[in-house]
Order: sequence, then C1' cells, then structure tokens
RNA sequence: GCCCCCAUCGUCCAGUGGCCUAGGACAUCACCCUUUCAAGGUGGGAACACGGGUUCGAAUCCCGUUGGGGGUG
Repeated sequence: GCCCCCAUCGUCCAGUGGCCUAGGACAUCACCCUUUCAAGGUGGGAACACGGGUUCGAAUCCCGUUGGGGGUG
C1' cells in the first nucleotide's frame, strides 16, 4: 500500500428496518434491612464513534472519516 472484520450505558453483551420511550448482567447512586459491614430487597441515573445518503421510518442498509483488530506484499 491492498483486502477483510469490528465500534451500543463505567465494563461485558443482546437488539440485523417499525412491535421499544434502545434491553440484560455486573458496577455505581439513593432508600429499606442490619448494632455496623457484607449479603439481600426496592428504585434512580447512565449508551447507538463522527459526517452525509437511502427510506414514510435507520442502532440496523449504503458511502466517506476516525479509531481498533486480523491477513497479505
């Protein structure tokens, strides 16, 4: 240089055009429980890498950019 794959809450994953206001686990915060802590219970906050395009409708499809991984000369 060329080719392929990936990018979603703090972390790991699900979601592959509309059923969903993007869900789960762990973590975190508040409260309950406890003499206290841990465990447990209830609740809250928290995300689609960026820019365009297609579509009535995009996390999802297409193009580009950025970042990461792999292959090859």
Record summary
The RNA shown here (transfer RNA) has 73 nucleotides and comes from an Acidimicrobiales bacterium. RNAcentral holds the sequence, with entries from ENA and MGnify. The prediction has a mean pLDDT of 82. Lineage of the source: Bacteria > Bacillati > Actinomycetota > Acidimicrobiia > Acidimicrobiales. RNAcentral records the identical sequence in 2 taxa. Rfam family: tRNA. About the family: Transfer RNA (tRNA) molecules are approximately 80 nucleotides in length. It is annotated as a transfer RNA.